[in-house]
RNA sequence: UUUAGCUUAGUUGGCAGAGCACCUGUUUUGUAAGCAGGAGGUCGUGGGCUCAAAUCCCACAG
Numbered sequence: 001u002u003u004a005g006c007u008u009a010g011u012u013g014g015c016a017g018a019g020c021a022c023c024u025g026u027u028u029u030g031u032a033a034g035c036a037g038g039a040g041g042u043c044g045u046g047g048g049c050u051c052a053a054a055u056c057c058c059a060c061a062g
Base pairs, nucleotide, nucleotide: 001062002061005020006019007018008017014051022038023037024036025035026034044060045059046058047057048056
């Protein structure tokens, strides 16, 4: 240090976000680009504390 396929944000606990990629529509002679919309997450694994954990604690794995 580990969060979506990839790159990552998440403010000493309270609705999991963005960009790219992907899908649909639109536009174009056509592909791409542009525009509009959509899908996609056991937050590395297992436990603990707490009304509540991506966030705090412990162990393990990479």